Overview:
The part of an RNA shown here (large-subunit ribosomal RNA, domain I) has 587 nucleotides and comes from Paenalicyclobacillus cellulosilyticus. The source organism's lineage runs through Bacteria, Bacillati, Bacilli, Caryophanales and Paenalicyclobacillus.

Context: one part of a larger RNA
RNA sequence: GGCGCACGGUGGAUGCCUGGGCGCCAGGAGCCGAGGAAGGACGGGGCGAACGCCGAAACGCCACGGGGAGCUGUACGCGAGCGUGGAUCCGUGGAUGUCCGAAUGGGGGAACCCACUGGCCGGGAGGGCCAGUACCGGUGGCGGGAAGCUGCCGGGGGCAACCGGGGGAACUGAAACAUCUUAGUACCCCGAGGAGAAGAAAACAAACGUGAUUCCGCAAGUAGUGGCGAGCGAACGCGGAGGAGCCUAAACCGCGCAGGUGGGAGAGGUUGCAGCCGAUGCCUGUGCGGGGUCGUGGGGGUGCUGCGGUGCGGGCUGCAAACCGCACGCGAAGUGAGCAACCUGACAGGUAGCGGAACGGCAUGGGAAGGCCGGCCGGAGAGGGUGAGAGCCCCGUACGCGAAACCUGUGAGGCUUCGUGGCAGCACAGCCCGAGUACCGCGGGACACGAGGAAUCCCGUGGGAAUCGGGGAGGACCACCUCCCAAGGCUAAAUACUCCCUGGCGACCGAUAGUGGAGAGUACCGUGAGGGAAAGGUGAAAAGCACCGCGGGAGCGGAGUGAAAGAGGACCUGAAACCGUGUGCCC
Numbered sequence: 001g002g003c004g005c006a007c008g009g010u011g012g013a014u015g016c017c018u019g020g021g022c023g024c025c026a027g028g029a030g031c032c033g034a035g036g037a038a039g040g041a042c043g044g045g046g047c048g049a050a051c052g053c054c055g056a057a058a059c060g061c062c063a064c065g066g067g068g069a070g071c072u073g074u075a076c077g078c079g080a081g082c083g084u085g086g087a088u089c090c091g092u093g094g095a096u097g098u099c100c101g102a103a104u105g106g107g108g109g110a111a112c113c114c115a116c117u118g119g120c121c122g123g124g125a126g127g128g129c130c131a132g133u134a135c136c137g138g139u140g141g142c143g144g145g146a147a148g149c150u151g152c153c154g155g156g157g158g159c160a161a162c163c164g165g166g167g168g169a170a171c172u173g174a175a176a177c178a179u180c181u182u183a184g185u186a187c188c189c190c191g192a193g194g195a196g197a198a199g200a201a202a203a204c205a206a207a208c209g210u211g212a213u214u215c216c217g218c219a220a221g222u223a224g225u226g227g228c229g230a231g232c233g234a235a236c237g238c239g240g241a242g243g244a245g246c247c248u249a250a251a252c253c254g255c256g257c258a259g260g261u262g263g264g265a266g267a268g269g270u271u272g273c274a275g276c277c278g279a280u281g282c283c284u285g286u287g288c289g290g291g292g293u294c295g296u297g298g299g300g301g302u303g304c305u306g307c308g309g310u311g312c313g314g315g316c317u318g319c320a321a322a323c324c325g326c327a328c329g330c331g332a333a334g335u336g337a338g339c340a341a342c343c344u345g346a347c348a349g350g351u352a353g354c355g356g357a358a359c360g361g362c363a364u365g366g367g368a369a370g371g372c373c374g375g376c377c378g379g380a381g382a383g384g385g386u387g388a389g390a391g392c393c394c395c396g397u398a399c400g401c402g403a404a405a406c407c408u409g410u411g412a413g414g415c416u417u418c419g420u421g422g423c424a425g426c427a428c429a430g431c432c433c434g435a436g437u438a439c440c441g442c443g444g445g446a447c448a449c450g451a452g453g454a455a456u457c458c459c460g461u462g463g464g465a466a467u468c469g470g471g472g473a474g475g476a477c478c479a480c481c482u483c484c485c486a487a488g489g490c491u492a493a494a495u496a497c498u499c500c501c502u503g504g505c506g507a508c509c510g511a512u513a514g515u516g517g518a519g520a521g522u523a524c525c526g527u528g529a530g531g532g533a534a535a536g537g538u539g540a541a542a543a544g545c546a547c548c549g550c551g552g553g554a555g556c557g558g559a560g561u562g563a564a565a566g567a568g569g570a571c572c573u574g575a576a577a578c579c580g581u582g583u584g585c586c587c
Base pairs, nucleotide, nucleotide: 001586002585003584004583005582006581007580008579009578015572016537017536020509021508022506023505024504025503026502027501028500029498030497031158032157039100040099041098042055043054044053046078047077050074051073052059061094062093063092064091065090066089070082071081072080105114106113107112115133116132117131118130119129120128121127135155136154137153138152139151140150141149142148162193163191164190165189166188167187173180177227203210204209214241215240216239217238218237224232225231245490246489247488248434252290253289254288255287256286257285258284259283260282261281268277269276270321271320272319273318274317275316295468297433298432299431301428302427303426304425305424306423307422309328310327311326312325313324314323329420330419331418332417333416334415342414343413344412346410347409348408349407350406351405353401354400355399359374360373361372362371375392376391377381383395384394385393439463440462441461442460443459444458445457446456449475470485471484472483473482474481524531525530544571547558548557549556550555
């Protein structure tokens, strides 16, 4: 020195564990914000660095409930206190809530600096305190005014995914590549909400019929489309989920305002008769109210027919009729789509909670829940904990009960709204039925459909109709036939998603795994955008080694605690590499 063996050191694999993750299911909740959000900065404790909590009223304040013996967070120390006169704690409602942040008095390098107006404090200060003072939109007021000032209402910003809209790639595929594909995807912007969008036929269909929209299954990888390549890819119809229908524009009538026109032959003042009035008329424009909303076309106007409560008032007067308004009575609907809206009980659920059965002994052991013996409960033998493996020790579980306050839902009552005079039919006349629209040319886009025979929908550009004897569609176009009424608007449910709350489950992980993270977006890196770790385990209980010895200390030896200290905080187990000590053999 090598090999082997033994005993150690180092190291942190393995086993076991779990406070953390992952996936899924069900229910809930689904927006927050100028009443200042989301997110932060800085502070607040007797001693206080961090986290959590709170905000100068600062480890907290008030009220109402719950609860019942302890409490002053994590956090185990010292000190000082609080609590059966009910604390701490839990829930509901409120108060306070510095500074920054949309940030909003002005500025600014966020958490800072400096103002003005009014009020208050101060002898006073270039002092202090309180409130207000941004911009934009809408709508009023003052004003000659589209100037300016001012009142009220609203907006602004944030948000995981989902939704609508405006923009919009490339790698890639086509075994190259350009049309095409990837894909209207990623990404950017705007907007909305618990959903959003769509939606009440100018629709489909096919000679039969259906009857808003949305979503699912089939139709069907079909019909088509396609450098007819790669690929893309319907609809009709059928079966289901769900189910809901409405409001306007116009004609016509009334009233207000503005402009025009109209003078005695006087229009007109609801009608009839009589009287009375005389710029009250008519036209145009506009606003408000009534009317009206459809495709067997509808509505309006005029005339006729049928049916039709009461009372009061109104329009120049009287009478009558008709009309309008109000009240009563009657009827209907409704508390949230349409359609305006409040209050009070009841019941159910939620946001704290409460009750909740049944066990002892013996031996072993540090410890019994394991063993043995003998019992009991069970609408409860889910689960967790307890010194080891507990139905009966603890928390719970089955089952049952519970709210002053707030929230949600269901269903009542009060109440509110509407109708009550129009409705129906016939006839006549031909007033209205959404215009720079439909449609056409050209250029694009969307439709499964790439310009194709290319309908349909949308945009740009240039032209440019009709009002029911009208107009659109049925995949060029024409005719017949059929279906349907565009150019205004609203509309739940079935559908999508899960930042979040509660409960549950797992042939999911178990610390190099599982989230990046077993408390981390931390430490650290980067000017920045951004990148981004490592790191769990004493013990049943700190009983965390008083005291003695050696040592400067670290540490070690005793003693003591403990079942164990070879569990001593660098702490469960403690593999290997690696480093030693001793020894056998070999050189």

It matches the Rfam family "Bacterial large subunit ribosomal RNA".